Context: one part of a larger RNA
RNA sequence: GGACGAACGCUGGCGGCGUGCUUAACACAUGCAAGUCGAGCGAGGAGCUUGCUCCUAGCGGCGAACGGGUGAGUAACACGUGGGCAACCUGCCCUUGGCUCUGGGAUAACUCCGGGAAACCGGGGCUAAUACCGGAUACGACCACUGAUGACAUCUUCUGGUGGUGGAAAGAAUUUCGGCCAAGGAUGGGCCCGCGGCCUAUCAGCUUGUUGGUGGGGUAAUGGCCUACCAAGGCGACGACGGGUAGCCGGCCUGAGAGGGCGACCGGCCACACUGGGACUGAGACACGGCCCAGACUCCUACGGGAGGCAGCAGUGGGGAAUAUUGCGCAAUGGGCGAAAGCCUGACGCAGCGACGCCGCGUGAGGGAUGAAGGCCUUCGGGUUGUAAACCUCUUUCAGCAGGGACGAAGCGAAAGUGACGGUACCUGCAGAAGAAGCACCGGCCAACUACGUGCCAGCAGCCGCGGUAAUACGUAGGGUGCAAGCGUUGUCC
Numbered sequence: 001g002g003a004c005g006a007a008c009g010c011u012g013g014c015g016g017c018g019u020g021c022u023u024a025a026c027a028c029a030u031g032c033a034a035g036u037c038g039a040g041c042g043a044g045g046a047g048c049u050u051g052c053u054c055c056u057a058g059c060g061g062c063g064a065a066c067g068g069g070u071g072a073g074u075a076a077c078a079c080g081u082g083g084g085c086a087a088c089c090u091g092c093c094c095u096u097g098g099c100u101c102u103g104g105g106a107u108a109a110c111u112c113c114g115g116g117a118a119a120c121c122g123g124g125g126c127u128a129a130u131a132c133c134g135g136a137u138a139c140g141a142c143c144a145c146u147g148a149u150g151a152c153a154u155c156u157u158c159u160g161g162u163g164g165u166g167g168a169a170a171g172a173a174u175u176u177c178g179g180c181c182a183a184g185g186a187u188g189g190g191c192c193c194g195c196g197g198c199c200u201a202u203c204a205g206c207u208u209g210u211u212g213g214u215g216g217g218g219u220a221a222u223g224g225c226c227u228a229c230c231a232a233g234g235c236g237a238c239g240a241c242g243g244g245u246a247g248c249c250g251g252c253c254u255g256a257g258a259g260g261g262c263g264a265c266c267g268g269c270c271a272c273a274c275u276g277g278g279a280c281u282g283a284g285a286c287a288c289g290g291c292c293c294a295g296a297c298u299c300c301u302a303c304g305g306g307a308g309g310c311a312g313c314a315g316u317g318g319g320g321a322a323u324a325u326u327g328c329g330c331a332a333u334g335g336g337c338g339a340a341a342g343c344c345u346g347a348c349g350c351a352g353c354g355a356c357g358c359c360g361c362g363u364g365a366g367g368g369a370u371g372a373a374g375g376c377c378u379u380c381g382g383g384u385u386g387u388a389a390a391c392c393u394c395u396u397u398c399a400g401c402a403g404g405g406a407c408g409a410a411g412c413g414a415a416a417g418u419g420a421c422g423g424u425a426c427c428u429g430c431a432g433a434a435g436a437a438g439c440a441c442c443g444g445c446c447a448a449c450u451a452c453g454u455g456c457c458a459g460c461a462g463c464c465g466c467g468g469u470a471a472u473a474c475g476u477a478g479g480g481u482g483c484a485a486g487c488g489u490u491g492u493c494c
Stems, first nucleotide, its partner, number of pairs: 001494004006490005013361006019354002021319001026317003030314003035062003040059002043056006069272003079196007088189002093185008101135004110125006137167001141165006147158002150155001198244003205235003210232008247269004251262004274295005297308004325351001327350003333347001334345004364394004374385004398435001400430005408421001411418002438483005443464003449478005459466002
C1' cells in the first nucleotide's frame, strides 16, 4: 500500500447493487416451511332449480430421498483431476416391438360394544378399488446343458434346441390419460484405480479379519464386506502407526511473477440433522420437519402412562467486540401433485433493518475589497482567517409537495379478468439556497505552526522518542494539511 462476512470511537443527506451469528453443532415459547389427485375406490355431509354441483375423514396412487440449513465429524478414494466396470442400478421422461384374457378372498372407512385422564387401543359385523392373491398366454427375459464369434484370467456377444420360473388394471369415452413385458436412449447414481493437496520423529515401529487363498453367505454389483477352514503374511525412514489441526474444490485476497494466505457470499461434491445404534418402506434413505431402541434434556399426567427435537423461515433466551423482520406474495422463475382448472411451495420474487461493503450523487454556481465585524497572532506598523461572509445575479440535482404512471404477462381463462414489489421506478409541474460535513493529523519518517496552560506532573507514543518554566511532540485555541458521508483505531492476511 492492498484486502475484510469485521468490531470499536466520533460523525452521518440520498440512491443503486450486494451483504449481514466468524462465538454456544447452546437451549428453544409461538406461527409457518410438503403436499396433491373425486378423471382410482366405497362411504358420509352440504346446497338446492330432484339430478346435478361442491366438500372431504378413510383405503389407494405419486411426491415427501428434491428443494432449504449447517460444518460437528472426517487426513479419508472425503475432495480435485484422469481413467476403468467383460462387476452394477436407474421411478418419472423419450424411441421401438408386443400384450392388456379370466377368476377369487379380504380390509379400513361405517356401525355396535368395550378399555383409557390423555395419547390412543381392542373385539364383533358390513363394503369398494388402478389395494391384495390365484389361473391362462408370453416372441423376447432369467436359470441349466450345447454351437459359433470376440476379448483382458475369470468371461462377452449372437443364434438354435430341451426343461423350469414369474405378469397386466381399469377409468372416461370424442380425442385422450393410463397398466404390463422386453430392448435401446437420456438423466441420476453405485463401485474400483493412478496422481495431487496440512503440521508433528519430543510419535519408530504398526497390524490377527490382520495379508492372501478355498468353500459359502450377502449386495444392484466387485471385494476380508461377512463367515468357516488353510497358509503366514501385509505396512514402514519415499515417514507406517500415533498425536494435533481441518469439510474439499471452482475460486477469493495479495503479489510483476514465482509464491503466500483464505475457502464468507455464488456454484459443484461430501458429511450431519438432540446424542448413540438399528432397520422398515421404496427406483432411490439407513431418511432434518418418517419408524424402533437406548441416553441426556424439556413438557403433560387422573402417577397407570404419554409428547417433543429450528444446523428450514422469522423469532426468544444465552454466549459474544459483533451480525437483521415473529413482514408481503405465489405476479415471475423453479419444484410436487393433477387431464386440466387449480392447490401447495419461509425454494424463490420482493419489501423492512444495519454507512457492513462497492459505486454514483448532493450539501449550490457566478460575481463580490471599503480586504467589514469577530477570532487568533503581533516587532503594535500590521498580518491572518479571507472572496471566506454580508450583498447582487442565477440554478433546483437529491430530499419535499401535487398530477400522471409503467416494463416485468410469456402464460392461464369461454369471457370478464389476472403484478407481491407498488401508486414503486419514471415523466410533468411547484416553492425556495432553501433541509444536508465531518473525522484524523500538523517533531522526523510524513503534507501541515503559532499562542496560551502545564512543569519528568498531567499526559503522548507505530519506531526514534517528547514533558524537570519560553514544549511546532502533553491539553486548549487560532491557523494549516489529508481524506470525505465518512474519517480514524484495533484485529487478521499478502
About this RNA: This is a predicted structure of a 494-nucleotide part of an RNA (small-subunit ribosomal RNA, 5' domain) from a metagenome. It matches the Rfam family "Bacterial small subunit ribosomal RNA".